[in-house]
Order: sequence, then structure tokens, then C1' cells
RNA sequence: CGGGGACUGGCUCAAUGGUAGAGCGCUCCCUUGGGGUGGGAGAGGUUCCGGGUUCGAUUCCCGGGUCCCCGA
Repeated sequence: CGGGGACUGGCUCAAUGGUAGAGCGCUCCCUUGGGGUGGGAGAGGUUCCGGGUUCGAUUCCCGGGUCCCCGA
């Protein structure tokens, strides 16, 4: 320098144009003598950043950033 991939709650990951979800974790309640397990409820995300297309963008397009891989 060229090519490809990834980026979404604290963590690991879903969501192929129509209300952003799951598991784990966290908080509270039930259960226990207490803890664990089990059951119930809840909090928590400017979807990496900036534009564009669209009635509507996590999703499509353009530019940028960080990380990983391949090539030179």
C1' cells in the first nucleotide's frame, strides 16, 4: 500500500427495512435456619463516528475510526 472480516446493555452473541432481544451477570421478592439451586419481577444500550437513500435504517449506500486475517 491492496483485499477481506468484525464493531449492538457489564460479558458473549441475536435481530437480512417496520416497538432493539436472548443467555450469563446485576438489583429486589419468594423458597432456606443461612447459602446454593429453583421460581418471579426489574434496572441497564445515542446499535463505533459522520453523512446519504427511505414514510421508516442495527439492516442499504458513501466517508472516517479501532481491532483481526490474507497478500505485496
A computed fold for a 72-nucleotide RNA from an Elusimicrobiota bacterium, annotated as transfer RNA.
It matches the Rfam family "tRNA". It is annotated as a transfer RNA.
Lineage of the source: Bacteria > Pseudomonadati > Elusimicrobiota.